The prediction has a mean pLDDT of 76. Bacterial RNase P class A from Litoribrevibacter euphylliae, 365 nucleotides, folded computationally. The organism belongs to Litoribrevibacter, within Bacteria. A source record names the gene rnpB.

């Protein structure tokens, strides 16, 4: 210098004017005015996971259902994070992994293939044993018709898992022995498993130890089994104040020749009353609401996630819902995107720019 990889940061700047919305102070006294000061993000997003907070439910235990799943740690908690192990990708830095259990049971596997799980016999290999036949092969016997053998060959019944072929996958590999041909059938080495030993908190790793011929294929993001774990609803949660109308309760008054309504009066018709107090509750208002597992700096424990101590700081809080507009100057001409109870994560989107660690290659000294 280039390529790669990991981590962190920024996300137009400055000024003026006019607005919007909270806070403090003053005036004013019911929502106005003046001054000062605050006002979106790294993801505010998806609402996927965990917790705080609130209400409801709950003696204890079990079933059903959901979630998680190598080990150790961090944390309020987690499906998150850190460190490690194992497996995979890469030349490396580094990255990825639903990573418990198919010798508890049940199921599934298209096509191809003989056979897909108590393995199989299509081609090939073999003819030792059994059996049929042939021979212008041969031995012996003979009543001359044949009979019993031997050898070679062709089948049948069989053997085999070396070789070929199918498939994503075919029941360890190489060699020697062995055999009719073969085969862990036997042996040596390699691989594998179990136990022991050693190292490690553990997952796990190592092993010139012993044993086992090798052992039961794959699939659990199939049912299932095992271990751990999970009550429900959510700020439209919840709490407080509290009109009008209607209805409720208590007390007192009145009493059917009464009283009320029907625009006044009579008849008629319909109904059963009046006053006071109390409580629930609707509209509406207030609150929950932002001081919090908070932020910054320093010191300190830890490989790290993270923890501890001290000092300092206050940094949106709306409810038809604010955070905008205009102008001027400048630059590299500006991406994704807008809080609604709060916090920790994950995931997804993102123009462009800056910084650092590491790996590999090149060049110069």
């Nucleotide at each position: 210098c280039a390529a790669g990889u990991c981590a962190g940061c920024c996300g137009g700047a400055u000024a003026a004017u006019c607005g919007c919305u909270g806070c403090u102070c003053g005036u004013g006294u019911u929502u106005a005015c003046g001054a000062g000061g605050g006002g979106a993000g790294g993801a505010a997003a998806g609402u996927c996971c965990g917790g705080g907070c609130u209400c409801c439910a709950c003696a204890g235990g079990g079933c059903a259902g959901g979630g998680u799943g190598c080990c150790a740690g961090g944390u309020a908690a987690c499906g998150c994070c850190u460190g490690g192990g194992c497996g995979g990708u890469g030349a490396a830095a580094a990255c990825c992994g639903a990573c418990g259990g198919c010798c508890a049971g049940u199921g599934c596997a298209a096509c191809a293939g003989a056979g897909a799980g108590u393995a199989u016999a299509c081609c090939g290999c073999c003819u030792a044993a059994g059996u049929u036949c042939u021979u212008a092969a041969u031995g012996a016997g003979u009543u001359c018709g044949c009979u019993c053998g031997u050898a070679a060959g062709a089948g049948c019944c069989g053997g085999u898992a070396a070789g070929g072929g199918u498939g994503a996958a075919a029941g360890g590999g190489u060699g020697c022995g062995g055999u009719a041909a073969g085969a862990g059938c036997g042996c040596a080495c390699c691989g594998c498993g179990u136990a022991g030993c050693u190292g490690g908190u553990a997952a796990c790793a190592g092993u010139u130890u012993a044993c086992g011929g090798c052992a039961u294929g794959g699939u659990a993001a199939a049912c299932c089994c095992c271990a751990c774990u999970c009550g429900g609803a959510g700020c439209a949660a919840g709490a407080c104040c509290a009109a009008a109308u209607a209805g409720g309760a208590a007390u007192c008054c009145g009493u059917u020749u009464g009283c009320u309504g029907u625009g006044g009066c009579c008849c008629g018709c319909a109904g059963u009353g009046g006053a006071u107090u109390c409580g629930g509750g609707u509209a509406g208002g207030u609150u929950g609401c932002u001081u919090g597992a908070g932020c910054u700096u320093u010191u300190u424990g830890g490989c790290g996630a993270c923890g501890a101590a001290a000092a300092g700081c206050c940094u949106a809080g709306a409810c038809g819902a604010a955070u905008g507009a205009u102008u001027a100057u400048c630059c590299u001409c500006g991406a994704c995107a807008g809080a609604a109870c709060c916090c920790g994560g994950c995931u997804u989107a993102c123009a462009g720019g800056c910084u650092g660690g590491c790996u590999u290659g090149g060049u110069a000294u």

Its Rfam family is "Bacterial RNase P class A". By type it is a ribozyme.